This is a predicted complex of two RNAs, RNase P RNA and transfer RNA, with 439 nucleotides together. Rfam match: Bacterial RNase P class A. By type it is a ribozyme. The coordinates come from a structure-prediction model, not an experiment, and the mean pLDDT is 79.
[in-house]
RNA sequence: CAAGUAGACCGGGUGGUCGCUCCGGUUCCGUGUUGUGAACCGGGGAGGAAAGUCCGAGCUCUGCCAGGCAGGGUGCUGGGUAAUUCCCAGGAGGGGUGACUCUACGGAAAGUGCCACAGAAACACACCGCCCUUCACAAGAAGGGUAAGGGUGAAAUGGUGAGGUAAGAGCUUACCAGCGGCUGGGUGACCAGUCGGCUGGGCAAACCCCACCCAGAGCAAGACCAAAUAGGGGGUAAAGGGACGCCUGGCCCUAGCCCCGGGUUGGUCGCUUGACCUUGAUGGCAACAUCAAGGCUAGAUGGAUGGCCACCGCCCCGACUCUAUCGGGGUACAGAACUCGGCUUAUAGGUCUACUUGGCCC
RNA sequence: GGGCCCAUAGCUCAAUUGGUCAGAGUCCCCGGCUCAUAACCGGGUUGUUGCUGGUUCAAGUCCAGCUGGGCCCACCA
Numbered sequence: 001c002a003a004g005u006a007g008a009c010c011g012g013g014u015g016g017u018c019g020c021u022c023c024g025g026u027u028c029c030g031u032g033u034u035g036u037g038a039a040c041c042g043g044g045g046a047g048g049a050a051a052g053u054c055c056g057a058g059c060u061c062u063g064c065c066a067g068g069c070a071g072g073g074u075g076c077u078g079g080g081u082a083a084u085u086c087c088c089a090g091g092a093g094g095g096g097u098g099a100c101u102c103u104a105c106g107g108a109a110a111g112u113g114c115c116a117c118a119g120a121a122a123c124a125c126a127c128c129g130c131c132c133u134u135c136a137c138a139a140g141a142a143g144g145g146u147a148a149g150g151g152u153g154a155a156a157u158g159g160u161g162a163g164g165u166a167a168g169a170g171c172u173u174a175c176c177a178g179c180g181g182c183u184g185g186g187u188g189a190c191c192a193g194u195c196g197g198c199u200g201g202g203c204a205a206a207c208c209c210c211a212c213c214c215a216g217a218g219c220a221a222g223a224c225c226a227a228a229u230a231g232g233g234g235g236u237a238a239a240g241g242g243a244c245g246c247c248u249g250g251c252c253c254u255a256g257c258c259c260c261g262g263g264u265u266g267g268u269c270g271c272u273u274g275a276c277c278u279u280g281a282u283g284g285c286a287a288c289a290u291c292a293a294g295g296c297u298a299g300a301u302g303g304a305u306g307g308c309c310a311c312c313g314c315c316c317c318g319a320c321u322c323u324a325u326c327g328g329g330g331u332a333c334a335g336a337a338c339u340c341g342g343c344u345u346a347u348a349g350g351u352c353u354a355c356u357u358g359g360c361c362c
Numbered sequence: 363g364g365g366c367c368c369a370u371a372g373c374u375c376a377a378u379u380g381g382u383c384a385g386a387g388u389c390c391c392c393g394g395c396u397c398a399u400a401a402c403c404g405g406g407u408u409g410u411u412g413c414u415g416g417u418u419c420a421a422g423u424c425c426a427g428c429u430g431g432g433c434c435c436a437c438c439a
Base pairs, nucleotide, nucleotide: 001358002357003356004355005354006353007352008351009350010349012312013311014310015309016308017307018306020045021044022043023042024041025040026039027038028037047333051344052343054342055341056340057339058338059218060217061216062215063251064250065249066248067247068246069245071214072213073212074211075210076090077089078088079087080086091105092103093102094101095100106209107208111207112206113203114202115201127150128149129146130145131144132143133142134141135140158176159175160174161173162172163171177199178198179196180195181194182193183192184191185190222269223268224267225266232260233259234258235257236256240254241253242252262438263437264436276295277294278293279292280291281290282289283288313331314330315329316328317327318326319325363435364434365433366432367431368430369429372388373387374386375385381419390406391405392404393403394402412428413427414426415425416424
């Protein structure tokens, strides 16, 4: 210098002007009082994803507890966390020269099922071929052996070399792959060594088995106040009802529940101080935890956080040989609504750090 | 804001436990019949199974992520 890998971060700035929302203060109007309203002043006012709603929780309601069936989820190991399908560290396998990266990665020897077409055979088999025996002059026929070779297929019963054999075959042997036993190491996944010819296809993102976990609904949850209406009609019902997809048992409670019809479209709380943020120290490889100091950082309810102008910044294109300058264009994705922790997806342009490979120079 | 469901030809629907080339009606096109049109008869084109990946020998079907569309949920007595 070029190409790349991993991680972290920013994602417009200043001023003017016209507005919006929330909080505090002052004044005025109004009122029996609290409240509310208007004007002015001061202050706060979107994001890294606020998104998708894919996971996990807090919070609220469903009366409490226990058991069974069904259903759902997760799936290498160890740790972190309030919890997780998340994160960290490691193992195995795959990719890359490498930095590094990807993996729904338990079980196919518990069982069932499927493997279309082709092929003899898809889990138990012999089409061609090879070899042996019998018959036959021969061509060939019958019986048997074989799984090396051919053919079919996505996949054909460990692979290669040598020996061996009638021909062959783990039949024997060397190396390699797998499986099982033993020994050693590791918390563990697993690794290393050694022994045994043990060689028993794939699919579980098919049913299933094993291990672990799981109640339902959701802030339009829910609590209170006010206003208005026909305190209306029907069904069910104490052998009932009181959350479950279904069932059972126990305790406790007791006038409800469903449908039709009627009324309102108001207010307050929940609502923003929280598993919060910043800095530092300590422990830990890390995720993270503990402690100390400091900080307060949107709360609407037809839903605010905006529009316009000027200058500057950044990027692209054109003019001139370059710089400078001038002209034109662009400046993304997107927008809180009970709140958090993750994941995934979208994103113009830009910055920094560490590392790898190749080339050149000293 | 929260919860749930759907997507196959221009339209309406099929496709078994994943299997060979995704079918049927209608619409459209061509030919016939008719003086002509309709009806009728014969033949034909229908398609990135919403999109992108993954599992598998093989995906409309199984799994994940996006895109588009639809439905429900207020309070009082």